[in-house]
RNA sequence: GCUGGUAUAGCUCAGUAGGUAGAGCGCGUCCUUGGUAAGGACGAGGUCAUCGGUCCGAGUCCGAUUACCAGCUCCA
Numbered sequence: 001g002c003u004g005g006u007a008u009a010g011c012u013c014a015g016u017a018g019g020u021a022g023a024g025c026g027c028g029u030c031c032u033u034g035g036u037a038a039g040g041a042c043g044a045g046g047u048c049a050u051c052g053g054u055c056c057g058a059g060u061c062c063g064a065u066u067a068c069c070a071g072c073u074c075c076a
Stems, first nucleotide, its partner, number of pairs: 001072007010025004019056001027043005049065005
């Protein structure tokens, strides 16, 4: 330098013929207990890596950039 992959909640990850974002764990409040643990109910938490484009509408399609991972190649 080239090619491919990944980037979504605090963590691990879902979410593809584009229709407006979820699960588990964790966290908070409450119930239960003499008190814990376990269990149950409810809740908070995300500009979907960044910038732009297409579209009525983009996590999803297109382009560029950044970070990480893997492979290949050139010069010395």
Background
The RNA shown here (transfer RNA) has 76 nucleotides and comes from a Clostridiales bacterium. RNAcentral holds the sequence, with entries from ENA. It matches the Rfam family "tRNA". Rfam links the family to the GO term triplet codon-amino acid adaptor activity. Rfam classes the family as a transfer RNA. Lineage of the source: Bacteria > Bacillati > Bacillota > Clostridia > Eubacteriales. The prediction has a mean pLDDT of 80.